[in-house]
């Protein structure tokens, strides 16, 4: 995990034996009896009942295209985007140049930012030096030092994140300040594609950081409420109508007699809800298994087959033979012993997923 068997237990049909009958029963034979998750009820749907002219607000959900389906937040394809050398794996993957808000800690600076080491000081300042020239007070030039003014953001520090990357050029030092590639925006260009999106070609030095599982904006979707849904039949009690005068004790009966009723009504009869109960919904389905054909696939037709748990506080276990399987000892193999077949769990209205075991 197969096939058999004995004994249990549940449902069904047959038959008994009980019972006028409904029906019962610890009785017999046949026949069916969980699961990949039956579970967690987290989505989607049938079915049932209430709601419902329409549109709107609110709420709540989805959220690249394309496809499948009853339907989905599921599945398949594809695109992007990421991590892998790859096979593939993972992604809540609409919008941040509509508003608002948030970006702790570090750090100098976190949104139209910023100077903390550092670099530079070309230029203006200051110092001393040479040289010129001179009315001896300067002046002019040269090249040098400081790092005062100032200038810069490359490089080093900080962070999850520092306002594009790389390599020349350029400058005093830098810097899209210029230039080559990447990159990022635009053009409603061209091609390719069904589409999400891709290649190409302009144009623009670059303007736009990150969060929408923050509020929000845009596009779609959704009335609720559950099988204790709902329906059907229906004791009793209690109401409501209508006849209505007797019941009851003593006794075998009758008479009598006693109690109780007779406006407040025994008793019968019918009615309308509807409780206890019983029956349905409930087990032939978006149904399983072949097979063929279609589609990359998810899945969709055809054709043949098979009937397969039921409920009710709830059956579905318990050993035994075979085989397989997986393991231990043994053998050179064959082979031959011996264990062990556990887990997770268990339907209760029905189906598709997803998740966890």
């Nucleotide at each position: 995990u197969g096939a058999g068997g004995u004994c249990g237990c549940g449902g069904g049909c047959c038959g008994g034996c009980c019972g006028c009958a409904a029906g019962g029963c610890u009785c017999g034979g046949c026949u069916c009896g969980a699961g990949g998750a039956a579970a967690g009820u987290c989505c989607g749907g049938g079915c049932u009942c209430c709601g419902c002219a329409g549109g709107g607000c609110a709420c709540g959900g989805u959220g690249c295209c394309g496809g499948g389906u009853a339907a989905c937040g599921c599945c398949c394809g594809g695109g992007c985007g990421u991590c892998g050398c790859g096979a593939g794996g993972c992604g809540a993957c609409g919008g941040a140049a509509a508003g608002u808000g948030u970006c702790a800690c570090a750090g100098a600076g976190a949104a139209c930012a910023g100077a903390c080491c550092g670099c530079c000081g070309a230029u203006g300042g200051c110092g001393g030096g040479c040289g010129g020239c001179u009315u001896u007070g300067g002046c002019c030039g040269c090249a040098c030092g400081c790092a005062c003014a100032g200038g810069c953001a490359a490089g080093g520090g900080u962070g999850a994140a520092a306002c594009g990357g790389u390599g020349g050029g350029g400058u005093a030092a830098g810097a899209g300040c210029c230039c080559a590639c990447c990159g990022c925006g635009c053009g409603c260009g061209c091609c390719g594609g069904a589409a999400a999106c891709g290649g190409c070609c302009g144009c623009g030095g670059c303007a736009c950081g990150a969060c929408a599982a923050a509020c929000c904006c845009c596009a779609c979707c959704g009335g609720g409420a559950g099988c204790a849904a709902g329906g059907c039949c229906a004791a009793g009690c209690a109401g409501g109508a209508g006849c209505g005068a007797g019941g009851g004790g003593c006794g075998g009966c009758c008479c009598g007699u006693c109690c109780c009723a007779u406006u407040u009504g025994a008793g019968c009869u019918c009615c309308g809800g509807g409780u206890a109960g019983g029956c349905c919904g409930c087990a032939c389905g978006a149904g399983g298994c072949g097979u063929c054909g279609g589609g990359u696939g998810a899945c969709c037709g055809g054709c043949g087959u098979c009937c397969c748990a039921g409920a009710g506080a709830g059956a579905u276990g318990a050993c035994c033979u075979c085989a397989g399987c997986g393991g231990g000892c043994u053998u050179g193999a064959c082979g031959g012993u011996c264990c062990g077949u556990u887990a997770c769990a268990g339907a209760a209205c029905c189906c598709g997923g997803c998740u966890u075991a």
Bacterial RNase P class A from a marine sediment metagenome, 357 nucleotides, folded computationally. Its mean pLDDT, the model's own confidence on a scale to 100, is 79. RNAcentral holds the sequence, with entries from MGnify.